Background: Model confidence (mean pLDDT): 81 of 100. Transfer RNA from Enterococcus aquimarinus, 72 nucleotides, folded computationally. The source organism's lineage runs through Bacteria, Bacillati, Bacillota, Lactobacillales and Enterococcus. RNAcentral records the identical sequence in 3 taxa. Rfam family: tRNA. Its family is annotated with triplet codon-amino acid adaptor activity in the Gene Ontology. It is annotated as a transfer RNA.
[in-house]
């Protein structure tokens, strides 16, 4: 300085244009238990920011901000 990849819940991930964005762990409530702990039932929580394309965007496209890689 050029180029390439990632960003979604508290943590890991998935979904690559049609819906109510899902799972698994974590957290809250109930149930069981003498009590914890394990089980079982339930709830809330997420598309990095700001635009632009689309009838419709987590999924194109720009710019920005992190973070990570290769070349100089």
């Nucleotide at each position: 300085g050029u180029c390439c990849c990632c960003u979604u819940a508290g943590u890991a991930a998935a979904a690559u244009g049609g819906a109510u964005a899902u799972u698994a762990c974590a957290a809250g409530a109930c149930c069981c238990u003498c009590c914890u702990a394990a089980g079982g039932u339930u709830u809330a929580g997420u598309u990095g920011u700001a635009g632009g394309u689309u009838c419709g965007a987590u999924u194109c496209c720009u710019a920005c901000a992190g973070g990570g890689g290769a070349c100089a």